[in-house]
RNA sequence: UCGUGAAAAUGGCAAACCGGUCGAAAGGCCGGGACGCAAAGUUACGGGCCUACCGCGCGGCACCAUCCGCGCCAGGGCCGCCGGACUGCCCGG
Repeated sequence: UCGUGAAAAUGGCAAACCGGUCGAAAGGCCGGGACGCAAAGUUACGGGCCUACCGCGCGGCACCAUCCGCGCCAGGGCCGCCGGACUGCCCGG
C1' cells in the first nucleotide's frame, strides 16, 4: 500500500424480544438476550428513511380564544439502508 477475507488465532460488537429509565414521538441509555457483523469502530457530510412537541395552514364547535380533527414542516432521530470522510486488529498479496 492493496484485498473479491479462503483457512486460522486472540478477542470484539450485539438484531428481534424482555425488564428498567429518559423522551411528545421517532429513538437513546443501562441490564438480560444473540439474529447477524471484518469495520455492526467514529462521523448525520450527500442521498434515503422514521417521528412531529412547537409552529403554520385548513375544517368543526354561530364569532374570538381554548379545544378537537386533518395536512405540512426538522430545528428531533436512524451510520445494523447506500455512498463519502477519518481511524483500527488478525491474515494474505

c-di-GMP-I riboswitch aptamer from an Anaerolineales bacterium, 93 nucleotides, folded computationally. Rfam family: c-di-GMP-I riboswitch aptamer. Rfam's curators write: GEMM was predicted in a large-scale screen for bacterial structured RNA regulatory elements.